[in-house]
This is a predicted structure of a 343-nucleotide part of an RNA (small-subunit ribosomal RNA, central domain) from Dracaena cambodiana. It matches the Rfam family "Bacterial small subunit ribosomal RNA". Rfam links the family to the GO terms structural constituent of ribosome and ribosome. Lineage of the source: Eukaryota > Viridiplantae > Asparagales > Asparagaceae > Dracaena.

Context: one part of a larger RNA
């Protein structure tokens, strides 16, 4: 390399947009490249092989076989190219319905902590397995009214969104989805090295904020020790805004798109329907299961069945996602990514 392979053994990029390549709907007609059928050449010599001769080897003669190539001719089917059509359960526009925390911004709203003020009120409060640090007579903690400020959004919950994620309401901008009748178009597709973009959380830089909660860091137990588990504090950082970073068990450990496949139950959004506690039909979301499939566990029309296209990847553990080199980036670090050695 090939073979085979990717849910759980090694192996799906985190997710999309996309040019190159390879693939890629019906029909016809042209071509004659592909692939085929015949019939001629060529395939030097060495080599290799049957025979004969001789024979220790070695040697001589003679006959094959040789992937393959050239040229001529013919092809019913089939595969490619080229032209034309066609107008379709293929992708797209549009019409008419419609679900939805989808996405930016900008105003607003009510519970709760916490703080400070002010009244009432007296000795504890808080904390735990127990305790204690801390906290209170300078008047706590409870309990009434007032303010303040920042984060978070109870039920309702089903669903949407390429992933990452995303939820008080209201209001403007805005994407994409589904159905259904049909009017356009007429293959305009589906992937998909490069590139481009989006990408929690942590963490970087500027500026702001700063209630709760908390990496460090301090103190009080526990403990043999306790740099932890528990308690009291408590700073970054959790928040905004404008860059960067590019990474997760970024997980359905399951790439994308298509075609065919036993049957029941639940459910969201449409359409029909003889108005039924109902049925048909789509597009979804769930959870059994038939045959298949898998090592087994399990998967089963949302496939881990049957198949096609088409890209990432893997190739015994360790060493190692580490050295170097080179791109990126302020940093930390990413991204590509070995060997020697050893089992």
């Nucleotide at each position: 390399c090939u073979g085979g392979g990717c849910g759980u053994a090694a192996a799906g990029g985190g997710c999309a947009c996309g040019u190159a390549g390879g693939c890629a709907a019906u029909g016809a007609a042209u071509c004659g490249g592909g692939u085929u059928g015949a019939a001629a050449g060529u395939g030097a010599a060495a080599g290799u092989u049957g025979c004969c001769a001789a024979a220790a080897c070695c040697u001589g003669g003679u006959g094959g076989a040789a992937u393959a190539c050239u040229c001529u001719u013919g092809a019913a089917a089939c595969c490619a190219a080229u032209u034309c059509a066609u107008g379709u359960c293929a992708a797209g526009u549009g019409a008419g319905a419609u679900a939805g925390a989808g996405g930016a911004g900008a105003g607003u709203g009510g519970a709760a902590u916490u703080u400070c003020g002010u009244g009432u009120g007296u000795a504890g409060a808080g904390g735990u397995g127990a305790a204690a640090u801390c906290u209170g007579u300078a008047g706590a903690u409870c309990u009434a009214c007032a303010a303040a400020g920042g984060a978070a959004c109870g039920c309702c919950a089903a669903a949407a969104g390429a992933a990452g994620g995303a939820a008080g309401c209201u209001c403007u901008c805005u994407a994409g989805g589904u159905c259904c009748c049909u009017a356009c178009c007429g293959a305009c597709g589906a992937u998909u090295g490069a590139g481009u973009g989006c990408g929690a959380a942590a963490g970087c830089a500027u500026a702001g904020g700063g209630a709760g909660c908390a990496a460090a860091c301090u103190g009080g137990a526990u403990u043999a020790g306790a740099u932890a588990c528990c308690c009291u504090a408590g700073u970054a950082g959790u928040c905004c805004a404008u860059g960067c970073c590019g990474u997760a068990a970024a997980c359905g450990a399951u790439g994308a798109g298509u075609u065919u496949u036993u049957g029941g139950c639940c459910u969201u959004g449409g359409u029909c329907u003889a108005c039924a506690c109902g049925g048909a039909u789509u597009a979804g979301g769930g959870g059994c299961c038939c045959a298949g499939c898998u090592a087994a566990c399990g998967c089963a029309u949302g496939a881990a069945a049957c198949a096609c296209u088409u890209u990432u990847c893997c190739u015994g553990g360790g060493g190692a996602g580490u050295a170097c080199a080179g791109u990126c980036g302020c940093a930390a670090g990413a991204c590509c990514g070995a060997a020697a050695c050893u089992c």